[in-house]
This is a predicted structure of a 372-nucleotide RNA (Bacterial RNase P class A) from Methylococcus sp. UBA6136. The model forms 95% of the base pairs in the Rfam consensus. The sequence was found by an Rfam model in a public genome assembly.
RNA sequence: GGAGUCGGCCAGGCAGCCGCUGUUCCGGCCUUGUGUCGGGAGGGAGGAAAGUCCGGGCUCCGCAGGACAGGACGCCAGGUAAUCCCUGGGAGGCGCGAGCCUACGGAAAGUGCCACAGAAAAUAUACCGCCAACGGGCUUUACGGCCCCAAGGUAAGGGUGAAAUGGUGCGGUAAGAGCGCACCGCGCUUCCGGCAACGGAAGUGGCAGGGUAAACCCCGUCCGGAGCAAGACCAAAUAGGGGGGCAGCGAGCCUUGUCUCGCACGUGUGGUCCGCACGGCUCCCGGGUAGGUCGCACGAGGCGUGCCGUGAGGCGCGUCCCAGAUGAAUGGCUGUCCAAGACAGAACCCGGCUUAUCGGCUGACUCCUCCU
Numbered sequence: 001g002g003a004g005u006c007g008g009c010c011a012g013g014c015a016g017c018c019g020c021u022g023u024u025c026c027g028g029c030c031u032u033g034u035g036u037c038g039g040g041a042g043g044g045a046g047g048a049a050a051g052u053c054c055g056g057g058c059u060c061c062g063c064a065g066g067a068c069a070g071g072a073c074g075c076c077a078g079g080u081a082a083u084c085c086c087u088g089g090g091a092g093g094c095g096c097g098a099g100c101c102u103a104c105g106g107a108a109a110g111u112g113c114c115a116c117a118g119a120a121a122a123u124a125u126a127c128c129g130c131c132a133a134c135g136g137g138c139u140u141u142a143c144g145g146c147c148c149c150a151a152g153g154u155a156a157g158g159g160u161g162a163a164a165u166g167g168u169g170c171g172g173u174a175a176g177a178g179c180g181c182a183c184c185g186c187g188c189u190u191c192c193g194g195c196a197a198c199g200g201a202a203g204u205g206g207c208a209g210g211g212u213a214a215a216c217c218c219c220g221u222c223c224g225g226a227g228c229a230a231g232a233c234c235a236a237a238u239a240g241g242g243g244g245g246c247a248g249c250g251a252g253c254c255u256u257g258u259c260u261c262g263c264a265c266g267u268g269u270g271g272u273c274c275g276c277a278c279g280g281c282u283c284c285c286g287g288g289u290a291g292g293u294c295g296c297a298c299g300a301g302g303c304g305u306g307c308c309g310u311g312a313g314g315c316g317c318g319u320c321c322c323a324g325a326u327g328a329a330u331g332g333c334u335g336u337c338c339a340a341g342a343c344a345g346a347a348c349c350c351g352g353c354u355u356a357u358c359g360g361c362u363g364a365c366u367c368c369u370c371c372u
Base pairs, nucleotide, nucleotide: 001368002367003366004365005364006363007362008361009360010359012337013336014335015334016333017332018331020044021043023041024040025039026038027037028036029035030033046343050354051353053352054351055350056349057348058227059226060225061224070223071222072221073220074219075089076088077087078086079085090104091102092101093100094099105218106217110216111215112212113211114210127158128157129154130153131152135148136147137146138145139144166184167183168182169181170180171179185207186205187204188203189202190201191200192199193198231294232293233292234291241285242284243283244282245281246280248263249262250261251260252259253257265279266278267277268276269275301320302319303318304317305316306315307314308313338341
């Protein structure tokens, strides 16, 4: 100098003017209220506020003990309120490397599936090949040589396939074959290291019999449901519910209620009467609706620091208060500077994951080239 890997951080700056929305202080007004008006101070989106994919807090239903069903997860250890998250480690894979990736329990419990091709896709089997030891025949004094045979041997080679019954080599054989041996792989046993996953060593077994469990399934662990429109409180008008008191007469009833009918009474229409229309009065109680308040912003909180831990993190100390709306604020204009500004916006809260994202700063590390 170039090419990379893994983290951390920022998210246009400054100034002026005008607004919006919470908090708080002061003053004015009257209708004394969680009121209204004016003024001051101070706060006002994010690293993802997003997707709503996991986990928890909180709330209600309820008391979730057991069984069944269902779902999620699945190497080991740790962290945590908890997790499918994070940290450290193991194994496998990728990369020269820093590093990265992994749904990483069981295929010897059972069932299913494995297109096409191929003899055969699993109680294996034999298409092309290879073989003539055995058997038969001819020949030879003999050794030996030659020929023939399948309902024979073989699975080394070819061929098919994503995948064909451990691999390589030597021996062996008629040809072959873990048939024998060496090494590698695999299983089992013992010992050693490690909390463990696992690793190492020695011995032993010729091999224990394809793949697929994001197929059913088996094993292990965990899981009650609904969600802030949760839920709690205050509480109009109108209508309806319950109770008390008062108010006329008469009649009816399988209904004994202000339930029905008639008259009376009241109100309206109207100057009055008839007529017509409508109708118990009053007090108290409680529920719900509109509306309002709370939940709702002090929290598994931020920053700094000490100690413990490889780390995730834990325990202390100090310090700070940092959006809280409910048609829903967080904005607009102007000037100026530069590297020319991305993705995008809270709605109960928090911890994660995933996805989107202009540009820039910074730490640690790796590889290559050159110079000293």